A computed fold for a 350-nucleotide part of an RNA from an uncultured bacterium, annotated as small-subunit ribosomal RNA, central domain.
[in-house]
Context: one part of a larger RNA
RNA sequence: CUGGGCGUAAAGCGCGUGUAGGUGGUUUGGUAAGUAGGGCGUGAAAGCUCCUGGCUCAACUGGGAGAGGACGUUCUAAACUGCCAAGCUUGAGUGCAGGAGAGGGAAGCGGAAUUCCCGGUGUAGCGGUGAAAUGCGUAGAUAUCGGGAGGAACACCAGUGGCGAAGGCGGCUUCCUGGACUGCUACUGACGCUGAGGCGCGAAAGCUGGGGGAGCGAACAGGAUUAGAUACCCUGGUAGUCCCAGCCGUAAACGAUGAACACUAGGUGUGGGAGGUAUCGACCCCUUCCGUGCCGCAGCUAACGCAAUAAGUGUUCCGCCUGGGGAGUACGGCCGCAAGGCUAAAACUC
Repeated sequence: CUGGGCGUAAAGCGCGUGUAGGUGGUUUGGUAAGUAGGGCGUGAAAGCUCCUGGCUCAACUGGGAGAGGACGUUCUAAACUGCCAAGCUUGAGUGCAGGAGAGGGAAGCGGAAUUCCCGGUGUAGCGGUGAAAUGCGUAGAUAUCGGGAGGAACACCAGUGGCGAAGGCGGCUUCCUGGACUGCUACUGACGCUGAGGCGCGAAAGCUGGGGGAGCGAACAGGAUUAGAUACCCUGGUAGUCCCAGCCGUAAACGAUGAACACUAGGUGUGGGAGGUAUCGACCCCUUCCGUGCCGCAGCUAACGCAAUAAGUGUUCCGCCUGGGGAGUACGGCCGCAAGGCUAAAACUC
């Protein structure tokens, strides 16, 4: 480079936003760059194909003819692609009217529980385990009642329920704020899709400074277990877990499945909306749009399975793979306070 691939065999960037680029609905007119056809020119020799000759044949070689282009020029065609001009409304966006939601940020508030402190009652145990012991307790524990402090998390509701691009989001109230959905078709008129770089977001752990610290709890100490036990179990317990500001930039960041659009049997749940039927009315039932599950046909698949939320049938764009180990390592570069991250080989070996 070409081909074949990327749910589980190697392979979808963790997610978004968007630059260049690639790509792009529908109608009319124009143009003629791409495209198609013709003419002319050129396409050295060798090589290639065909015919024919020379070495005994062949290879090799001589002669003749032909083929050979993302070439130049000119003429023609105008369907398709491009370009120019003018339109269109289905794609996209805006507006208006609605309802849903743990979407995000900030402030305030609440109750249950654990722990600690104070006081009352009360007395010899409590705790813990497979069994124990360390531990706590006559300086009065555990238990129980009342009061107080403080931190963290929000039982039930709760649901293959909802929201978010992903990470993720769950007590209540208020304020600020993003997105999606439905209905009406009023407006713009292709403004779209994808997206190398770039930029932003990004669980947990970790790092810097400052606060906070109830419970839990790496490290650590002790008690057990054991042949040993640097573990599993128990008693303690520091960092951390929490808050503010700033870093880090990783993950089984998973649906192990990139994004967008179109098309392709059905059945059955569930969340949000709209319309209809019906009714006194709410339901029920029917239709439809968006989401989220299960089952299943065709088709696909190595099989498992997927199956309108495709892994089916197609189009566009991006990312990635190319035997195992060496190795996601070394070196270099970039980033980081560090930990380390990103990019990424080879020798050698099977």
The prediction has a mean pLDDT of 88.